[in-house]
Molecule: transfer RNA
Organism: Camelus ferus
RNA sequence: GGGUAAAGCUCAGUGGUAGAGCGCAUACCUAGGCUGCAUGAGGUCCUGGGUUCAAUCCCCAGUACCUCCA
Numbered sequence: 001g002g003g004u005a006a007a008g009c010u011c012a013g014u015g016g017u018a019g020a021g022c023g024c025a026u027a028c029c030u031a032g033g034c035u036g037c038a039u040g041a042g043g044u045c046c047u048g049g050g051u052u053c054a055a056u057c058c059c060c061a062g063u064a065c066c067u068c069c070a
Base pairs, nucleotide, nucleotide: 001067002066003065004064005063008022009021010020011019016053024040025039026038028036046062047061048060049059050058
């Protein structure tokens, strides 16, 4: 100098009330388990400001991590 921060984990989401897969819980199924199907819970979107009617998204600063150069 560049990049990344979002659900327990891995990640979508190019200004209009935040989602998927896996995982978790419940119920069905089964002699039981696995598989399968359905439902549900789970988020101060890293922090603080700014712009805007409205910010995960745009701008600035900071923090943590990764990486490049010297």